[in-house]
RNA sequence: GUACCAUCCAGAGCGGCUGAGAGACCUGGCUCGUCGACGCCGCAGCAACCCGGAUCCGCCGGGUGCUAAAGCCAGGACCGAUGGAGG
Numbered sequence: 001g002u003a004c005c006a007u008c009c010a011g012a013g014c015g016g017c018u019g020a021g022a023g024a025c026c027u028g029g030c031u032c033g034u035c036g037a038c039g040c041c042g043c044a045g046c047a048a049c050c051c052g053g054a055u056c057c058g059c060c061g062g063g064u065g066c067u068a069a070a071g072c073c074a075g076g077a078c079c080g081a082u083g084g085a086g087g
Stems, first nucleotide, its partner, number of pairs: 004084005013043005021032003025076005044067003048064006071079001
């Protein structure tokens, strides 16, 4: 990077740095943001998938992931994200 399978109306915040936009893309809305959003780092937390273990239907450890709003809503598009297995 490509294709496949599964999931996407639940859940989960503080501090530091930065400084104007952000919510994947387009359009129309709407929401968040100098009372500092988004992003990065640290710690903490949540618990979707996978691995191992066991005193075994929910416990421990690990690997990714995630931590505004229904993937924010609607339409569109060779849609997007996460996990898994294989190559």

Predicted 3D model of an 87-nucleotide RNA (SAM riboswitch aptamer (S box leader)) from Nesterenkonia halophila. It was read from a public genome assembly, where an Rfam model found it. It matches the Rfam family "SAM riboswitch aptamer (S box leader)". Rfam's curators write: The SAM riboswitch is found upstream of a number of genes which code for proteins involved in methionine or cysteine biosynthesis in Gram-positive bacteria. Model confidence (mean pLDDT): 81 of 100.